This is a predicted structure of a 349-nucleotide part of an RNA (small-subunit ribosomal RNA, central domain) from an Oligoflexia bacterium. Rfam family: Bacterial small subunit ribosomal RNA. Its family is annotated with ribosome and structural constituent of ribosome in the Gene Ontology. It was read from a public genome assembly. Model confidence (mean pLDDT): 87 of 100.

[in-house]
Context: one part of a larger RNA
RNA sequence: UUGGGCGUAAAGCGGGUGUAGGCGGUUGUUUAAGUCAGAUGUGAAAGCCCUGGGCUCAACCCAGGAAGUGCAUUGGAAACUGGCAACUUGAGUACGGGAGAGGGUAGUGGAAUUCCUGGUGUAGAGGUGAAAUUCGUAGAUAUCAGGAGGAACACCGGUGGCGAAGGCGGCUACCUGGUCCAAUACUGACACUCAUACACGAAAGCGUGGGGAUCAAACAGGAUUAGAUACCCUGGUAGUCCACGCCGUAAACGAUGGAUACUUGAUGUUAGAGGUAUUGACCCCUCUAGUGUCGAAGCUAACGCGUUAAGUAUCCCGCCUGGGGAGUACGGUCGCAAGAUUAAAACUC
Repeated sequence: UUGGGCGUAAAGCGGGUGUAGGCGGUUGUUUAAGUCAGAUGUGAAAGCCCUGGGCUCAACCCAGGAAGUGCAUUGGAAACUGGCAACUUGAGUACGGGAGAGGGUAGUGGAAUUCCUGGUGUAGAGGUGAAAUUCGUAGAUAUCAGGAGGAACACCGGUGGCGAAGGCGGCUACCUGGUCCAAUACUGACACUCAUACACGAAAGCGUGGGGAUCAAACAGGAUUAGAUACCCUGGUAGUCCACGCCGUAAACGAUGGAUACUUGAUGUUAGAGGUAUUGACCCCUCUAGUGUCGAAGCUAACGCGUUAAGUAUCCCGCCUGGGGAGUACGGUCGCAAGAUUAAAACUC
């Protein structure tokens, strides 16, 4: 290589856009590049194979024949692949509606925490298993009024919605992406996948400048304990927030790559459409798109999966090949750094 695999045993890139490449719907009395079969030429000799012969046999040698995957030329075939011509079912565009925490910017609202000022008021308050550190007669805690500032948005809220993933939740306006439904019209295979590449990518971390209410690594103190560099408590700095620029990783998980087709059902729910019905919203029936639960067949080592497949098939990409050494060393690339990425071997069981 072939082969076998990738939910949990090793194995699906974190997710997308998309180039090369691979692969690709229906029809044609179209073509003949690939393909198939024929003819001709060539394919040196020796060797291999077959037949016969010569050394007493054999090895060895001699003669004849066959074979020679291949190449070239030529006249054919037309199922398949390619080319050409056409088509409308795949894909897309337009028209009419719909839902939505999809994204960005600006503005704005109330509750709460903290702090400040003032009033009332007096000896405690906090905290815990129990305490103490801590705060408080320089008037705390509690309560009332006013103010400041930052961050997050209770209820609604839902195996509800949207997004490719990460993720997205007060309200309003503006800008903007995707998607669903219905019925026509148009383009005419424009499709699928995707090495390299490009932009996206939680939290933490980094750089510069702001901001700083809460919470809180580090740190300090109090407890606990044999000890307690912890769990508990009182404090508390980076950080948490914003702008711009890096980082590029996560149990980035459905531990399940994408696309298409096919294969009994039941029952919720979300968004539409049609029908039936009604005064009307409902109810009921059907269809489409999502999102759940349970389950036929089938699959699976089992667990389980089961029209949202892990079933039955096709196409394309990625990845795996005993455990440790090791996702490490070295080298390369990227990064300000932290580090990331690519990625061995000796040795050992």